[in-house]
Context: one part of a larger RNA
RNA sequence: UGACGGGGGCCCGCACAAGCGGUGGAGCAUGUGGUUUAAUUCGAUGCAACGCGAAAAACCUUACCUGCCCUUGACAUCCUCGGAACCCUGCAGAGAUGUAGGGGUGCCUUCGGGAACCGAGUGACAGGUGCUGCAUGGCUGUCGUCAGCUCGUGUCGUGAGAUGUUGGGUUAAGUCCCGUAACGAGCGCAACCCUUGUCCCUAAUUGCCAGCGGUUCGGCCGGGAACUUUAGGGAGACUGCCGGUGACAAACCGGAGGAAGGUGGGGAUGACGUCAAGUCAUCAUGGCCCUUAUGGCCAGGGCUACACACGUGCUACAAUGGCCGGUACAGAGGGCUGCCAACCCGCGAGGGGGAGCUAAUCCCAGAAAACCGGUCGUAGUCCGGAUCGGAGUCUGCAACUCGACUCCGUGAAGUCGGAAUCGCUAGUAAUCGCGAAUCAGAAUGUCGCGGUGAAUACGUUCCCGGGCCUUGUACA
Numbered sequence: 001u002g003a004c005g006g007g008g009g010c011c012c013g014c015a016c017a018a019g020c021g022g023u024g025g026a027g028c029a030u031g032u033g034g035u036u037u038a039a040u041u042c043g044a045u046g047c048a049a050c051g052c053g054a055a056a057a058a059c060c061u062u063a064c065c066u067g068c069c070c071u072u073g074a075c076a077u078c079c080u081c082g083g084a085a086c087c088c089u090g091c092a093g094a095g096a097u098g099u100a101g102g103g104g105u106g107c108c109u110u111c112g113g114g115a116a117c118c119g120a121g122u123g124a125c126a127g128g129u130g131c132u133g134c135a136u137g138g139c140u141g142u143c144g145u146c147a148g149c150u151c152g153u154g155u156c157g158u159g160a161g162a163u164g165u166u167g168g169g170u171u172a173a174g175u176c177c178c179g180u181a182a183c184g185a186g187c188g189c190a191a192c193c194c195u196u197g198u199c200c201c202u203a204a205u206u207g208c209c210a211g212c213g214g215u216u217c218g219g220c221c222g223g224g225a226a227c228u229u230u231a232g233g234g235a236g237a238c239u240g241c242c243g244g245u246g247a248c249a250a251a252c253c254g255g256a257g258g259a260a261g262g263u264g265g266g267g268a269u270g271a272c273g274u275c276a277a278g279u280c281a282u283c284a285u286g287g288c289c290c291u292u293a294u295g296g297c298c299a300g301g302g303c304u305a306c307a308c309a310c311g312u313g314c315u316a317c318a319a320u321g322g323c324c325g326g327u328a329c330a331g332a333g334g335g336c337u338g339c340c341a342a343c344c345c346g347c348g349a350g351g352g353g354g355a356g357c358u359a360a361u362c363c364c365a366g367a368a369a370a371c372c373g374g375u376c377g378u379a380g381u382c383c384g385g386a387u388c389g390g391a392g393u394c395u396g397c398a399a400c401u402c403g404a405c406u407c408c409g410u411g412a413a414g415u416c417g418g419a420a421u422c423g424c425u426a427g428u429a430a431u432c433g434c435g436a437a438u439c440a441g442a443a444u445g446u447c448g449c450g451g452u453g454a455a456u457a458c459g460u461u462c463c464c465g466g467g468c469c470u471u472g473u474a475c476a
Base pairs, nucleotide, nucleotide: 001476002475003473004472005471007470008469009468010467011466012465013464015460016459019424020423021422022421023420026315027314028313029312030311031310032309033308034306035305042053043052064301065300066299067298069296070295073125077124078123079121080120081119082118083117086103087102088101089100090099091098092097107114108113127290128289130288131287132286136284137283138279139278140277141275143273148187149186150185151184152183153182154163155162156161167178168177169176193267194266195265196264198235199234200233201232202231203230204229208224209223212222213221214220238261241255242254243253244252245251317417321376322375323374324373325372326371333364334363335362338357339356343352344351345350383414388409389408390407391406392405393404394403430452431451432450433449434448435447436446
C1' cells in the first nucleotide's frame, strides 16, 4: 500500500421488511446429469452452465456410428497430354459410382496456338468441427450503470509511498459547494443520440370527414384541409419563479404555473481492472498431430434411447369458473418460387376457386380477456386433459425409427403442493390475446406488440451484494 475480520461509523440496492403472484407436489414440453448404446457428435458446470451455442436434428443440417467406396482428392495455384463446353438415353447398384451408346461442335486467332470449361497424369501441395482458450487475436459474460480508476507539476517522506481523491455539508453520481500543500488534467458520472408524453408550423395520398350537396347508405361520390393520423421542422423543463430551512454556499422541503417538475418514463451507452472466467466448433492464428486417413463421397442409423436425479417452462386442480349463444374495442409486424379475398365443398384440419396486392391502397386478420343472456351446483364433476384405439388433412423424394394438425371414442394424475426457494415498486406485478425471426413442414422456447390492470413499502435490527472513512492483523 492492499486484502481480510462472526471490528466500528456513515450510506445505497426488490437486499430484508410490507405486499401480490409463483417454483418445490401432478401430467406434459424442453435442457442437463446419470445410465444405456455400434453411435446416443461436441462445447457450456456456483452466482455468471442447465427452453444455453441451436432465431428450427425426418433426409440435408451432422461434426457421431455401421457399411460401401475414393486417394493431387469435394475446394486453390502451377506443369504435361487429350477433348469445346454441354445435352440425352440404356444397364448394374442402397447410393456414391461403374459401364455402354447417341447428339453437339461454339469464341478469339499472326493459323503456331490461345481464353473459359471437362477428362487423364506427375509432384509441389490441398484437406482436418483433430489437440492445446493454461501459447493467442477478436468477440462475450461477471462484479456493475457500481462510482469509482488514474496522471502532470508541486509539496512531504531515507524509502516503499503519501498528498491531491481526506474533512464539513449535499447528490442518483469523485454531483456540486465550502474548507484545505496542493494546483490542474484525463478515463468514467451527467449532457449530447433514439423513443414516448404537450403544443405550433409545413405537407395531404393510399390515411382523415367538422360543415355543404348527392347517396345504392359503405367517406361511397362531389368536395373539404378543420380534426385524427402520417413525417419533416420548431417550441417546451432550466430548481427558471415564490415561500421556508441552510453557512450569505451547494442543496433540500413546500407551492404556483404547466401536457410534463426536479435525471418526466423507457432505451442505447459498461471507466481502470477482476475471475489463467467462456469460446481453437463463427472466424482468424502460433505450436503439435493425421496424410490410401484423424482427409473426401454415399446409404442407413444416431443426436428423439430411459430404472432414475435436477433446472427452466406450459396446462391444471375449477363457480372471480367450465360450456353455449349474442355482441364490441388494439398495437406492432410480415407478404411475389409470397400474402391469399369473395364464393362453393367438407363437422373439421383442409380442398376447390380465382379477385386484389411489389402494399397507409390488397391480403395475413375472426384479436382475446371484457360485456349481455342462458346452463351447470361442489361432484374427481358439463373441472382437468395425459394416455391409448380408430379415421383423416397438410408439408415434403420420403413422416417406420422421428412431424404438425383435425374428427370420433377413451378419459390418467391432479382437490393448491414438505423443507426450501424465485420474480416484481406502476401502466409495474398479475392476467388476456396478436405478430415476427428461424422456416418446405415442425414452439409451451425466443424477440417484440398492444388490451384489462392491482396491492404494499412502518422502517434499516437482521440475511445477501456493494461504496466511503477508520481500526486490528503472525496474510501478500

This is a predicted structure of a 476-nucleotide part of an RNA (small-subunit ribosomal RNA, 3' major domain) from an uncultured prokaryote.
Its Rfam family is "Bacterial small subunit ribosomal RNA".
The RNAcentral record of the full RNA draws on ENA.